Model confidence (mean pLDDT): 82 of 100. A computed fold for a 136-nucleotide RNA from a Thermoleophilia bacterium, annotated as SAM riboswitch aptamer (S box leader).
[in-house]
RNA sequence: UGCCCAUCACGAGCGGUCGAGGGAACUGGCCCGACGAAACCGCCGCAACCGGGAGCAGUGCUGCGACAGGCUGUCCGUCAGGUGCGAACUCCAGCCGCGAGCCGGCCGUCCCGGGCGGUGAGUGGGAAGAUGGAGA
Repeated sequence: UGCCCAUCACGAGCGGUCGAGGGAACUGGCCCGACGAAACCGCCGCAACCGGGAGCAGUGCUGCGACAGGCUGUCCGUCAGGUGCGAACUCCAGCCGCGAGCCGGCCGUCCCGGGCGGUGAGUGGGAAGAUGGAGA
């Protein structure tokens, strides 16, 4: 770097250096920022992807078998280690559906009903991106 798989719910900030931007990219919106942005450094923390660990449960897997091992689930961060993360849902929308409600014509009309167009809360998916894992 590209391919594949999983997740994008929750959670967790102080200090130092520096000095004007930042929220991935484009457009629009909305936010954060001299009461100090981004970046870097230190410490602290969050989470549990990989790894580690013990018990229990399951197992049409392996072994002839007591049983042991494998696998799956559950559990442990007072759990060696490798990452990641610590404003706002991945800050929101954009593309494709569904769609309450509202608005405007039209038709019939007693209350009202039918159908069309617009807008549209919300919601399902997609795209893009992020992180991890596996392998190249």

Of the family's consensus pairs, 93% are formed in the model.